[in-house]
Molecule: transfer RNA
Organism: Candidatus Aenigmatarchaeota archaeon
RNA sequence: GCCCCGAUAGCUCAGUCUGGUAGAGCAAGUGCCUCGUAAGCACUGGGUCGUGGGUUCAAAUCCCACUCGGGGCU
Numbered sequence: 001g002c003c004c005c006g007a008u009a010g011c012u013c014a015g016u017c018u019g020g021u022a023g024a025g026c027a028a029g030u031g032c033c034u035c036g037u038a039a040g041c042a043c044u045g046g047g048u049c050g051u052g053g054g055u056u057c058a059a060a061u062c063c064c065a066c067u068c069g070g071g072g073c074u
Stems, first nucleotide, its partner, number of pairs: 001073007010026004020057001028044005050066005
C1' cells in the first nucleotide's frame, strides 16, 4: 500500500441482506417479599446506532470519504 470483518444502552450482543416506532440479556434504580441482607417477582430510567457528507417523503440499514479495533496479502 491493497483486501476482508467489526464499531448500536454502563457491559455482551441482535437488528443491516429486503430502508418505515431502535431491541434482548446482564447491570442500575424503585417497589413487593424478609427481623435484615442476598435470592426471587413486578415495574422504571438509560441511545448524536464510530465521524462527516450524499440519496430518499423517510437511513442503524443504501452510496462516498475518514477514524479506531481485528485478520489476511504483498